[in-house]
RNA sequence: GCCAAGAUAGCUCAGUUGGUAGAGCACCGCUUUCGUAAAGCGGGGGUCGUGGGUCCGAUCCCCACUCUUGGCU
Numbered sequence: 001g002c003c004a005a006g007a008u009a010g011c012u013c014a015g016u017u018g019g020u021a022g023a024g025c026a027c028c029g030c031u032u033u034c035g036u037a038a039a040g041c042g043g044g045g046g047u048c049g050u051g052g053g054u055c056c057g058a059u060c061c062c063c064a065c066u067c068u069u070g071g072c073u
Stems, first nucleotide, its partner, number of pairs: 001072007010025004019056001027043005049065005
């Protein structure tokens, strides 16, 4: 330098024929216990990597860029 995959909650990851963004773990509160753990119930937390474009509407489609991983040279 070229090619491919990826970037979504604190962490690991889902989610698309474009239509109000989810799970598990973690965190907080409550129940239970003499107390803790476990278990159960509830809650908070996201400008979906950045900037544009298309569209009535974009995590999703198109373009550029940044970063990560792998391959080729």